[in-house]
Context: one part of a larger RNA
RNA sequence: AGCAGGAGGUUUGAGGGGCGUCUUCCUCAGUACGAGAGGACCGGGAAGAACGGCCCUCCGGUGUGCCGGUGGUCCCGCCAGGGGCGCAGCCGGGUAGCCGAGGCCGGAAGGGAGAAGCGCUGAAAGCAUCUAAGCGCGAAACCCACCCCAAUACUAGACCUCCCAUCCCUCGCAAGAGGGAGUAAGGCCACCGGAAGACUACCGGUUAAGAGGGCGGAGGUGUAAGUCCUGUAAGGGAUUCAGCUGACCGCUCCUCAUCGGCCGAGGC
Numbered sequence: 001a002g003c004a005g006g007a008g009g010u011u012u013g014a015g016g017g018g019c020g021u022c023u024u025c026c027u028c029a030g031u032a033c034g035a036g037a038g039g040a041c042c043g044g045g046a047a048g049a050a051c052g053g054c055c056c057u058c059c060g061g062u063g064u065g066c067c068g069g070u071g072g073u074c075c076c077g078c079c080a081g082g083g084g085c086g087c088a089g090c091c092g093g094g095u096a097g098c099c100g101a102g103g104c105c106g107g108a109a110g111g112g113a114g115a116a117g118c119g120c121u122g123a124a125a126g127c128a129u130c131u132a133a134g135c136g137c138g139a140a141a142c143c144c145a146c147c148c149c150a151a152u153a154c155u156a157g158a159c160c161u162c163c164c165a166u167c168c169c170u171c172g173c174a175a176g177a178g179g180g181a182g183u184a185a186g187g188c189c190a191c192c193g194g195a196a197g198a199c200u201a202c203c204g205g206u207u208a209a210g211a212g213g214g215c216g217g218a219g220g221u222g223u224a225a226g227u228c229c230u231g232u233a234a235g236g237g238a239u240u241c242a243g244c245u246g247a248c249c250g251c252u253c254c255u256c257a258u259c260g261g262c263c264g265a266g267g268c
Base pairs, nucleotide, nucleotide: 001152005163006162007161008160009159010158011157015149016148017147018146021049022048023047024046025045026044027043033038051106052105053104054103055102059100060099061098062097066093067092068091069090070089072085073084074083075082076081110144111143112142117137118136119135120134164267166181167180168179169178170177171176186263187262188261189260191205192204193203194202210256211255212254213252214251215250216249217248219245220244221243226239227238228237229236230235
C1' cells in the first nucleotide's frame, strides 16, 4: 500500500513445513516342521537404543549485587569490628534463572490408492490361462491421518460484536465527484514493567498488586555483633538451629505506572 466505510475479536484451510527409525526379551512353544541337529509363521506382552519436542520435581553444572572461612597490603585515629585492592584475591557452599549427564512425552493405530508378487472369475483359442473386459490381496516409500505455519489464498474467505451518517471548500443545472477539518468505535505515542524479546513484535496497568519498597514465608549459608564465663595465650563456651540473605512464594497502594499528545469513518 492492497483486501470497495471505519474498528475489535474468533476462525476456515487452499497451500507449505515437520514426524516417519531400530534392537532385545517373554509368551504362543520346545508347538508346527524335521530322522536328528535344530526350530518358526500369525497373534499378544515387556524392556531399551539413538533421534526429536517440552520441562527443572529428582540427580547434577553454573550461579561476578547470597552466606561463610582465610594470607598480604592500604584505609576507617587505636582495640574490636569493618571497607577497598589483587582472576570473584584465594577457598567452601549455594536460591532463582539458564542448562544436561536429570525428568516427561513422541514415532503409533487406522483409512485410501497401489510396486514386485500371490490370486478369483475369464475369453480371444469349446481346453488351458491372474488379463484382454472385470474383481480381491499386497512393502518403512505415495495420499490422508498426527504436530506446526498459514486469507497478499490479489479467487485477498467466513462468523460475532462495536461506531455512526457531522461540518467546510472546489467543480457540476442536478445526480454526484474531488479535497479538507474536528471527532466516534478504536488505535498509536508516551510512562512503569515482563518466566516476551536482537530491533520490532507480544503481554499487563488505578474498578490497579505490574515494578520498586515494607512485612511474612520458602530456600541458602552455618551459629553474627555486643556482652558474660573460661584459659597466661592462640583460642574455647553461653546468649544463638543465631545473624545475614539477589532473582523464588505471598500480603500490603508507601513510591512509580503520571500529566498528557496524536491518529482514526461518513461508505463506487